[in-house]
Context: one part of a larger RNA
RNA sequence: CUGGGCGUAAAGCGCACGUAGGCGGCGAUUUAAGUCAGAGGUGAAAGCCCGGGGCUCAACCCCGGAACUGCCUUUGAGACUGGAUUGCUAGAAUCUUGGAGAGGCGAGUGGAAUUCCGAGUGUAGAGGUGAAAUUCGUAGAUAUUCGGAAGAACACCAGUGGCGAAGGCGGCUCGCUGGACAAGUAUUGACGCUGAGGUGCGAAAGCGUGGGGAGCAAACAGGAUUAGAUACCCUGGUAGUCCACGCCGUAAACGAUGAUAACUAGCUGCCGGGGCACAUGGUGGUUUCGGUGGCGCAGCUAACGCAUUAAGUUAUCCGCCUGGGGAGUACGGUCGCAAGAUUAAAACUC
Numbered sequence: 001c002u003g004g005g006c007g008u009a010a011a012g013c014g015c016a017c018g019u020a021g022g023c024g025g026c027g028a029u030u031u032a033a034g035u036c037a038g039a040g041g042u043g044a045a046a047g048c049c050c051g052g053g054g055c056u057c058a059a060c061c062c063c064g065g066a067a068c069u070g071c072c073u074u075u076g077a078g079a080c081u082g083g084a085u086u087g088c089u090a091g092a093a094u095c096u097u098g099g100a101g102a103g104g105c106g107a108g109u110g111g112a113a114u115u116c117c118g119a120g121u122g123u124a125g126a127g128g129u130g131a132a133a134u135u136c137g138u139a140g141a142u143a144u145u146c147g148g149a150a151g152a153a154c155a156c157c158a159g160u161g162g163c164g165a166a167g168g169c170g171g172c173u174c175g176c177u178g179g180a181c182a183a184g185u186a187u188u189g190a191c192g193c194u195g196a197g198g199u200g201c202g203a204a205a206g207c208g209u210g211g212g213g214a215g216c217a218a219a220c221a222g223g224a225u226u227a228g229a230u231a232c233c234c235u236g237g238u239a240g241u242c243c244a245c246g247c248c249g250u251a252a253a254c255g256a257u258g259a260u261a262a263c264u265a266g267c268u269g270c271c272g273g274g275g276c277a278c279a280u281g282g283u284g285g286u287u288u289c290g291g292u293g294g295c296g297c298a299g300c301u302a303a304c305g306c307a308u309u310a311a312g313u314u315a316u317c318c319g320c321c322u323g324g325g326g327a328g329u330a331c332g333g334u335c336g337c338a339a340g341a342u343u344a345a346a347a348c349u350c
Base pairs, nucleotide, nucleotide: 004321005320006319007304008303012318014201015200016199017198021194022193023192025088026087027086028085029084030083031082033081034080035077036076037075038074039073040072041071042070049065050064051063052062053061054060091191092188093187094186095184096183097182098181103177104176105175106174107173108172109171110154114150115149116148117147118146119145120144121143125136126135162169163168206247207246208245209244210243211242215241216240220236221235222234223233258317259316260315261314262313263312266295267294268293269292270291271290272289273288274287275286276285278284299306300305323350324349325348332343333342334341335340
């Protein structure tokens, strides 16, 4: 290479956009590059293979055939692929109307709670735990009432509910803005799918500069526990958590399941639309699209399980795997301020 695989055994890039490339709907005409058929040339000899023969056999040697799967020339075929031309509307996109949504960004704003500060009442405890102690408190704490300040997060609603490509998104209002969906079937006429490189987005932690800092809280300190306790528990507490701008580029970034398209029993719940028939002021019936769950047949699977949201049956394209350890390490390259990330071996060993 062929072949086999990738939910859990090794293996789907975190996600998207997109370049090259690969692949690509229905019909007509044409071309003849691929393709197929015929003929010719060439494909040295030796060797391999087959049939004979010669050395007493064999190795070895000789003769004949086949083969040399290829290349070139020429004649034809025109289904399929490709090229050209011309159409189509079922893919794709646009348009109109409409409703749903924590989709994104910016600005403003609200209440509860927490902590702190001031004042009032009030007196000896409070706090914390398995039990305690460190800690706070007669310089008046805890509790309670009023006032003020600050920062962060938004109880209930809340839902295997919704939205987003993923990461993710949740008080309320306004502004700007992306996508999806339904109905209509008006427009374009294959404009499509995938996507090596590339580009962008990308939780948390971390880094740089400047702010902010209520609560929480790595590190750290103390108190306990314990044989010890560099922990679990407690009292404190700094980075950080928050904001702006710039980096980092990783996660059990998970559905551990790449994207797109088609096909293949059903039953049932929820969410967003539409139609119909009743019927009535609000649901129920039926049907049809889109999404999100539960169960289940065929089929698949090593089993578990999956099962129209496939892990079934197919097609196209990409990524990845090839025994365990060494090792996602070393070296080199690229990126980064650093931390490190990415690409990625071998010796040796079982």